The part of an RNA shown here (small-subunit ribosomal RNA, 3' major domain) has 473 nucleotides and comes from an uncultured organism.
Context: one part of a larger RNA
RNA sequence: UGACGGGGGCCCGCACAAGCGGAGGAACAUGUGGUUUAAUUCGAUGAUACGCGAGGAACCUUACCUGGGCUUAAAUGCAGAGCGACGUCCGCCGAAAGGUGGAUUCCUUCGGGCGAUCUGCAAGGUGCUGCAUGGUUGUCGUCAGCUCGUGCCGUGAGGUGUCGGUUAAGUCCCAUAACGAGCGCAACCCUUAUCGUUAGUUGCCAGCGGGUAAUGCCGGGGACUCUAACGAAACUGCCGGUGUAAACCGUGAGGAAGGUGGGGAUGACGUCAAAUCAGCACGGCCCUUAUGUCCAGGGCUACACACGUGUUACAAUGGUCGGUACAGAGGGCAGCUACCACGCAAGUGGAUGCUAAUCUCGAAAACCGGUCUCAGUUCGGAUUGAAGUCUGCAACUCGACUUCAUGAAGCUGGAUUCGCUAGUAAUCGCGCAUCAGCCAUGGCGCGGUGAAUACGUUCCCGGGCAUUGUACA
Repeated sequence: UGACGGGGGCCCGCACAAGCGGAGGAACAUGUGGUUUAAUUCGAUGAUACGCGAGGAACCUUACCUGGGCUUAAAUGCAGAGCGACGUCCGCCGAAAGGUGGAUUCCUUCGGGCGAUCUGCAAGGUGCUGCAUGGUUGUCGUCAGCUCGUGCCGUGAGGUGUCGGUUAAGUCCCAUAACGAGCGCAACCCUUAUCGUUAGUUGCCAGCGGGUAAUGCCGGGGACUCUAACGAAACUGCCGGUGUAAACCGUGAGGAAGGUGGGGAUGACGUCAAAUCAGCACGGCCCUUAUGUCCAGGGCUACACACGUGUUACAAUGGUCGGUACAGAGGGCAGCUACCACGCAAGUGGAUGCUAAUCUCGAAAACCGGUCUCAGUUCGGAUUGAAGUCUGCAACUCGACUUCAUGAAGCUGGAUUCGCUAGUAAUCGCGCAUCAGCCAUGGCGCGGUGAAUACGUUCCCGGGCAUUGUACA
């Protein structure tokens, strides 16, 4: 100087407390361990692995296994040699890849060009090392810290600067052997909440006119909503109180918004030889008729078990049947499909609009009625049987969906443990990426309905500051 302390002091955080809802018990989905297997490819492993890489394993993917092939090879270049091949079609072997036989097959100014074959040189490797590396990422942590120049102090390692008050903040003020500065903080950026100006099409419809069974449907209009560009607005600016000041307090005023208005992006010096050689790049090592490469089938989907993350429930604040409303954000050309017909339905057959503020995909909870009356039930839906639909060469291993039948466990979950402070939790549905289809209950977004509680900082956990002790570095 650090690190550590079951040392003391100050401060902060859904850290505790106060609340609300979960997990741990059940079934299923998914990931992991283990076991099994010819193979169950590989990586990730306290917090910081385990719905993670994977934003989608039937083939492909695919790296694994079994079997069958190829050896300059899938691609490209150079040199040499002979060639008009290579491909295409047909036959045979074959699971295919591939092998084999036959047919067909370049241009030319004759210099050559083009192309494949063979030989040689360069290939290829998801093989090893993340403890050789780049790049990227997680974490402490959006915590308030980490440093430098000159000066001063100390023999030196170092110290000072960086105390005290205040703040979300090393934020600001004050003090001062320190005076300044940098990276961080904040602000500048995006979005949301209010208003104005400009602009009105595909959006809107107050007033005027036309028209319909009805609808901005039509003429028209820019008022309103909205769209999308520019601007205004919030600064402790004003008032009162406390204080030297910074600042703090107030049911203060005004205001759409008040003290960082809400949310996002943004992650200092560094720590963990943290993660990744399988995204990519790259040093070294290793393989070269194989650790390369092509193909078929299988596997990654196994299953006495254990754990994580989720979904659905155990019901009456509910189930079921009928009726009836209201979103936002997105997507759409071999794609979204209105409408009509058929089918109980998944869907099918027609048909039309839309390269989209134009057409289209489209809510559920809620509300109004009927029924069920506390039961393993009209709760719950696993599992299984049968019949189908769709995608796709192909649904056996191993797809999703529909209908009928079947109707398991489960009556609120031990010790323990997780999330959340407001349009949040809880609850309800919708969309998108990937994608032929989908094992999505996952991920990322979007809106609808919409709470409770916080006395407080003694304690648990993590962090910051100064201080103290140290047989630690």

RNAcentral holds the full RNA, with entries from Greengenes.
Its Rfam family is "Bacterial small subunit ribosomal RNA".
Its mean pLDDT, the model's own confidence on a scale to 100, is 81.